[in-house]
Context: one part of a larger RNA
RNA sequence: AACGAACGCUGGCGGCGUGCCUAACACAUGCAAGUCGAACGGAAUCAAGGGGCUUGCUCCUUGAUUUAGUGGCGCACGGGUGAGUAACGCGUGGAUAAUCUGCCCUGGUGUCCAGGAUAACAUUUCGAAAGAGGUGCUAAUACUGGAUAAGCCCACGGGGUCUUCGGACCUUGCGGGAAAAGGUGGCCUCUGAAUAUGCUACUGUAUCAGGAUGAGUCCGCGUCCCAUUAGCUAGUUGGCGGGGUAAUGGCCCACCAAGGCAUCGAUGGGUAGCUGGUCUGAGAGGAUGAUCAGCCACACUGGAACUGAGACACGGUCCAGACUCCUACGGGAGGCAGCAGUGGGGAAUUUUGCGCAAUGGGGGAAACCCUGACGCAGCAACGCCGCGUGAGUGAUGAAGGCCUUCGGGUCGUAAAGCUCUGUCAGAGGGAAUGAAGUGUAAGGCGGUUAAUACCCGUUUUACUUGACGGUACCCUCAAAGGAAGCACCGGCUAACUCCGUGCCAGCAGCCGCGGUAAUACGGAGGGUGCGAGCGUUGUUC
Numbered sequence: 001a002a003c004g005a006a007c008g009c010u011g012g013c014g015g016c017g018u019g020c021c022u023a024a025c026a027c028a029u030g031c032a033a034g035u036c037g038a039a040c041g042g043a044a045u046c047a048a049g050g051g052g053c054u055u056g057c058u059c060c061u062u063g064a065u066u067u068a069g070u071g072g073c074g075c076a077c078g079g080g081u082g083a084g085u086a087a088c089g090c091g092u093g094g095a096u097a098a099u100c101u102g103c104c105c106u107g108g109u110g111u112c113c114a115g116g117a118u119a120a121c122a123u124u125u126c127g128a129a130a131g132a133g134g135u136g137c138u139a140a141u142a143c144u145g146g147a148u149a150a151g152c153c154c155a156c157g158g159g160g161u162c163u164u165c166g167g168a169c170c171u172u173g174c175g176g177g178a179a180a181a182g183g184u185g186g187c188c189u190c191u192g193a194a195u196a197u198g199c200u201a202c203u204g205u206a207u208c209a210g211g212a213u214g215a216g217u218c219c220g221c222g223u224c225c226c227a228u229u230a231g232c233u234a235g236u237u238g239g240c241g242g243g244g245u246a247a248u249g250g251c252c253c254a255c256c257a258a259g260g261c262a263u264c265g266a267u268g269g270g271u272a273g274c275u276g277g278u279c280u281g282a283g284a285g286g287a288u289g290a291u292c293a294g295c296c297a298c299a300c301u302g303g304a305a306c307u308g309a310g311a312c313a314c315g316g317u318c319c320a321g322a323c324u325c326c327u328a329c330g331g332g333a334g335g336c337a338g339c340a341g342u343g344g345g346g347a348a349u350u351u352u353g354c355g356c357a358a359u360g361g362g363g364g365a366a367a368c369c370c371u372g373a374c375g376c377a378g379c380a381a382c383g384c385c386g387c388g389u390g391a392g393u394g395a396u397g398a399a400g401g402c403c404u405u406c407g408g409g410u411c412g413u414a415a416a417g418c419u420c421u422g423u424c425a426g427a428g429g430g431a432a433u434g435a436a437g438u439g440u441a442a443g444g445c446g447g448u449u450a451a452u453a454c455c456c457g458u459u460u461u462a463c464u465u466g467a468c469g470g471u472a473c474c475c476u477c478a479a480a481g482g483a484a485g486c487a488c489c490g491g492c493u494a495a496c497u498c499c500g501u502g503c504c505a506g507c508a509g510c511c512g513c514g515g516u517a518a519u520a521c522g523g524a525g526g527g528u529g530c531g532a533g534c535g536u537u538g539u540u541c
Base pairs, nucleotide, nucleotide: 001540002539003538005537006536007535008534009533012387013386014385015384016383017382018380019379020345025343026342027341029340030339031338034073035072036071039070040069042067043066044065045064046063047062048061049060050059051058052057053056080298081297082296089223090222091221092220093219094218095217096216099215100214104211105210106209107208108207109206110205111204112146113145114144115143121136122135123134124133125132126131152177153176154175156173157172158171159170160169161168162167182203183202184201185200186199187198224270225269226268231261232260233259236258237257238256239255241253242252243251273295274294275293276292277288278287279286280285300321301320302319303318304317323334324333325332326331351377353376354375355374359373360371361370362369363368390420391419392418393417400411401410402409403408424482426477427476428475429474430473434468439463440462441461442460443459444458445457446456447455485530486529487528488527489526490511491510492509496525497524498523499522500521506513507512
């Protein structure tokens, strides 16, 4: 000098930060990942119209709202923790001619024909429950088959360029192979009697190429302690062939060879997430890795795969284990190292708060929905910073305390008194920025089109969105009123006397004080230092 601190005494206000360092111990309760009806068939409610009649019921059509289910996208992000890991984990610089990349952007080419199911639903069986099964019905952008192929994939051949001589790329020829899904709005120009099967706009979807982004893999260098750890290694090291992967590779397998690492520290043991940074220091260095940011690893413990562009997946699945809970004893359910919160551990670390208004994320055409991310509020002097607890005047140097050589000295302009001010706290009144958008309505312009419709782009006007919060801030009122402590005073080290005690009681960072005149113990008066803090302890430089 510093701290994610703790403890003691004390404590007025504000701003900005920070807040389980210990048990990766166990967790009650609530919330933390949903969304889309413009993919789909139902169901319920309401409204309108129409039909039937038993006149208050039923059926049909249309529209609106809601939604359990099928389906799509998301759930691999965001958030937490640091157990493991001494490692290509991280940092840094390269390689990938050894690779993948959903949504997004750009540019091509397509979106044709057909089919069979199944959930929901109805009915039924078993079960305490969780749930499971049978029968029957139905739809799709769910599933299956076929067609087509600009480009793509596979195999073979010709030509060219480059080359690490293995091959890669470009071009060309023959053969073979693989796609798809529709939805919404508007209209009658074309066809058509009408409707839409037609036209049109938007959107989706299939495939190819490129981009962007993200990720995988490999390599050089750097990355703690112990030699009282000296030898380690059989898939071990390499080759050939294969399997596997998006992709290289003993990653895996068969065969062959006998290698590979190591005192420049292998192997073993201990400790530890790494970094940007942070603290300290003149620097070199040392220590450290909370908050914020990047990477990694983990998600009750161990193992495994499925789905998917992406996981071997915190709030998914399966198996095993420990633990907890429910049970009708047959069997089931669970995982806070998400946000709050509880017990426990500990010297020690907060509210079971408000809101999606902003920023960001997921879904959706949109409105919008979801979001304990986030924005805010609450608690804590835990830290840093700022402000206040008054200002001027006031000598008979009042009273009182303490000291005294008894003359006086000192607290001390300190107080009182007088004159003022009004920060903060208090009361009353006013009152924001953060809001940009989005949507609706009415217009203007442009595009598209057969079209003045719909749609798209742009623009104008009106209305519409704030958790914080009636908060910040401003004005007024009243009033010195409500707001100072802590440590120290022998030397180091700024600051001295009296009383008590009498090697006792006690102090102490070191030297050392105390046994009857203690500036060192305890108290008082006085003083010194800091000040809403001051000391002590711990740790680092």
A computed fold for a 541-nucleotide part of an RNA from an uncultured delta proteobacterium, annotated as small-subunit ribosomal RNA, 5' domain. The coordinates come from a structure-prediction model, not an experiment, and the mean pLDDT is 86.